[in-house]
Molecule: SAM riboswitch aptamer (S box leader)
Organism: Phaeodactylibacter sp.
RNA sequence: AUUUUAUGAAGAAGGGUGGAGAGGCCGGGCUCUGCGAAACCCUGGCAACCGCGCCGCUACGGUGAAAGGUGCCAAAUCCCGCCAAAUUUUUGGAGAAAUAAAAU
Numbered sequence: 001a002u003u004u005u006a007u008g009a010a011g012a013a014g015g016g017u018g019g020a021g022a023g024g025c026c027g028g029g030c031u032c033u034g035c036g037a038a039a040c041c042c043u044g045g046c047a048a049c050c051g052c053g054c055c056g057c058u059a060c061g062g063u064g065a066a067a068g069g070u071g072c073c074a075a076a077u078c079c080c081g082c083c084a085a086a087u088u089u090u091u092g093g094a095g096a097a098a099u100a101a102a103a104u
Base pairs, nucleotide, nucleotide: 001104002103003102004101005100006099007098013043014042015041016040017039021032022031023030026081027080028079029078044073045072046071049069050068052064053063054062055061056060077096082093083092084091085090086089
């Protein structure tokens, strides 16, 4: 980097440096932001994908802990974009992106 599988309305912030943007890209909307954006660092936390313990019918499932590998800590993946249904605002699906695990 590509592919496959799985997941997502839950949950979890303080400080330092920094100094104007940020919420992935494009279009639209909306929101956050000098009461300090991004980024980096420190500390803390959340979750439980891998890994770990226990149990079982051992493919796999259930359960527990949170020391290890990741991830995450505004808003539904912030919302919409394509398709369908109900009908004016909802629902379902697809797509895309993100994360994990595995394979190449």